The RNA shown here (SAM riboswitch aptamer (S box leader)) has 96 nucleotides and comes from uncultured Christiangramia sp. The source organism's lineage runs through Bacteria, Bacteroidota, Flavobacteriia, Flavobacteriales and Christiangramia. RNAcentral holds the sequence, with entries from MGnify. Model confidence (mean pLDDT): 84 of 100.
RNA sequence: UUAUCAAGAAAGGUUGAGGGAAUAGACCCGCUGAAACCUUGGCAACCCUCCUGUAUAGGAGAAGGUGCUAAAUUCUACUGCAUGGCAGAUAGAUAA
Numbered sequence: 001u002u003a004u005c006a007a008g009a010a011a012g013g014u015u016g017a018g019g020g021a022a023u024a025g026a027c028c029c030g031c032u033g034a035a036a037c038c039u040u041g042g043c044a045a046c047c048c049u050c051c052u053g054u055a056u057a058g059g060a061g062a063a064g065g066u067g068c069u070a071a072a073u074u075c076u077a078c079u080g081c082a083u084g085g086c087a088g089a090u091a092g093a094u095a096a
Stems, first nucleotide, its partner, number of pairs: 001096005010040005018029003023077004041069003046065002048061005073091001078088004
């Protein structure tokens, strides 16, 4: 810089009180074990491989590089329209 972010996917071990990015509020998860680390698995398909196509693109795959595996990026915050909601922005995350 560009693209995506309402889908999807868990067990075990160590450990032991916090966690959900940051601020505030709400809400939620947690000793029936949070966070962190390790192991094994899984999801997805950005990179990647193959096929079709002039190309945009479409289809199939999953060995490898990442990522992810409670709740929409948990929700709200700013702007516009509208007033219960929608769209966008900011911030953030991931990939190239």